RNA sequence: AUCUGAAAAAGGCAAACCUCGCGAAAGUGGGGGACGCAAGGUCAUUGAUCUACAGGGCAAGUGCUCCAGGAUAGCCUGACUGCCAGA
Numbered sequence: 001a002u003c004u005g006a007a008a009a010a011g012g013c014a015a016a017c018c019u020c021g022c023g024a025a026a027g028u029g030g031g032g033g034a035c036g037c038a039a040g041g042u043c044a045u046u047g048a049u050c051u052a053c054a055g056g057g058c059a060a061g062u063g064c065u066c067c068a069g070g071a072u073a074g075c076c077u078g079a080c081u082g083c084c085a086g087a
Base pairs, nucleotide, nucleotide: 002087003086004085005084012037013036017032018031019030020029021028022027035074041080042079043078047075048072049071050070055066056065057064058063
C1' cells in the first nucleotide's frame, strides 16, 4: 500500500420515542434515549424516494393537479478520509 474481517482490544455513531428550537412541508439542530451500524465519518456524483412555499394549469369549491430551486448519506451508486486484527 492492497484485500478480508469485527473474534479480541480501544473506542465511535445513534433508530423509534420524549422535549426545546428552525422550516410552508418533507425534514432538521440541541438535550435525553438505544433499534441497530466495520465506515451508520464527510461529500448531493448516479439513480430512487419524500415534500410543494414560490411558480404553472384547472376550478371559482380557499380546492385539485404539475413541478425542486427544498430534503433523505441510517435508500442505492460513486468519491475522499479513518481505528484494530489477519493475509